The RNA shown here (transfer RNA) has 74 nucleotides and comes from a Candidatus Bathyarchaeota archaeon. Model confidence (mean pLDDT): 80 of 100. The RNAcentral record of the sequence draws on ENA. Lineage of the source: Archaea > Thermoproteati > Candidatus Bathyarchaeota. Rfam family: tRNA.

RNA sequence: GCCUCCGUGGCUCAGCGCGGUAGAGCGGCCGCCUUGUAAGCGGCAUGUCGCGGGUUCAAAUCCCGCCGGAGGCU
Numbered sequence: 001g002c003c004u005c006c007g008u009g010g011c012u013c014a015g016c017g018c019g020g021u022a023g024a025g026c027g028g029c030c031g032c033c034u035u036g037u038a039a040g041c042g043g044c045a046u047g048u049c050g051c052g053g054g055u056u057c058a059a060a061u062c063c064c065g066c067c068g069g070a071g072g073c074u
Base pairs, nucleotide, nucleotide: 001073002072003071004070005069006068007067010026011025012024013023020057028044029043030042031041032040050066051065052064053063054062
């Protein structure tokens, strides 16, 4: 230098071939239950979807560039 994959709540990841309300588990907070704690149950908050630009009525999703990570080739 070239190729492939990955980047989404605090953590681990879905969602991205088909554009149309951003989700799950764990974790956090509050409440119920309990003599109390844990477990269980209910509720709440999570977020510039890596960054910038483009296309579109509408972009996490499509296109271009860049950054970071992993692997491969030379």